A computed fold for a 72-nucleotide RNA from Urocitellus parryii, annotated as transfer RNA.
[in-house]
RNA sequence: GGUGAUGUAGCUCAGUGGCAGAGUGCUUGCCUAGUAUGCAUGAGGCCCUGGGUUUGAUUCCCAGUGCCACUA
Numbered sequence: 001g002g003u004g005a006u007g008u009a010g011c012u013c014a015g016u017g018g019c020a021g022a023g024u025g026c027u028u029g030c031c032u033a034g035u036a037u038g039c040a041u042g043a044g045g046c047c048c049u050g051g052g053u054u055u056g057a058u059u060c061c062c063a064g065u066g067c068c069a070c071u072a
Base pairs, nucleotide, nucleotide: 001071002070003069004068006066007065010024011023012022013021018055026042028040029039030038048064049063050062051061052060
């Protein structure tokens, strides 16, 4: 340089053209002599950036860009 795959919560990942979720972590409360475990609760996302299609885009298309793999 070329090809392919990928980018969603602090981390690991789902998700579907019609208001975005789980596990884990964190906050608060209950429980306990205390810690852990357990139960409940809350916060935390302009869904990588820009453009296009559409009534409507995290989802489809194009370009850019980060990361990964293969190849030269």

Record summary: The coordinates come from a structure-prediction model, not an experiment, and the mean pLDDT is 81. Rfam family: tRNA. The family's RNA type in Rfam is transfer RNA. Rfam links the family to the GO term triplet codon-amino acid adaptor activity. RNAcentral holds the sequence, with entries from Rfam.